[in-house]
């Protein structure tokens, strides 16, 4: 240069029919306990990388950009 893949909550991650954004861990609160710890309930936390586009409707489909990652030269 050229092909392939990845981007979702602080951290790892899910998300197969195009219509609800979720889990674990961390964080906060409350209950058990003498206190920690551990466990149970709850809560707070998202520009779904960025921009077009298509669609009644897009984390999901198409398209340019960005960055990591891998093969190929």
């Nucleotide at each position: 240069g050229g092909g392939g893949g990845c981007a979702u909550a602080g951290c790892u991650c899910a998300g197969u029919u195009g219509g609800g954004a979720g889990a674990g861990c961390a964080u906060c609160g409350c209950a058990c306990u003498g206190g920690c710890a551990g466990u149970g309930c709850g809560a707070a936390g998202g520009u779904c990388a960025g921009g077009a586009g298509u669609u009644c409707a897009a984390g999901u489909c198409u398209c340019c950009u960005u960055g990591c990652c891998u093969c190929c030269a």
Predicted 3D model of a 73-nucleotide RNA (transfer RNA) from Plesiocystis pacifica SIR-1. Rfam family: tRNA. It is annotated as a transfer RNA. The coordinates come from a structure-prediction model, not an experiment, and the mean pLDDT is 84.